The prediction has a mean pLDDT of 81. This is a predicted structure of a 77-nucleotide RNA (transfer RNA) from a Phycisphaerae bacterium. Rfam family: tRNA. By type it is a transfer RNA.
[in-house]
RNA sequence: GCCGGUGUAGCUCAACUGGUUAGAGCGUACGACUCAUAAUCGUGAGGUUGGGAGUUCGAGUCUCCCUGCCGGCACCA
Numbered sequence: 001g002c003c004g005g006u007g008u009a010g011c012u013c014a015a016c017u018g019g020u021u022a023g024a025g026c027g028u029a030c031g032a033c034u035c036a037u038a039a040u041c042g043u044g045a046g047g048u049u050g051g052g053a054g055u056u057c058g059a060g061u062c063u064c065c066c067u068g069c070c071g072g073c074a075c076c077a
Stems, first nucleotide, its partner, number of pairs: 001073007010026004019057001028044005050066005
């Protein structure tokens, strides 16, 4: 340099054919329970869906550019 995959909550991942307010588990905060801790249960907080632009009535999803990560290929006087 070329090709492919991938980026969504602190972590691991969902999200149907583009369609209502982007969810789950773990973690976390508070509460319940307990002599107490853990476990368990309840409630809550937590998001620029990597960044920008475009298409569309409507984009996490489609297109383009940039970019992080992973893999393959090529090059290296």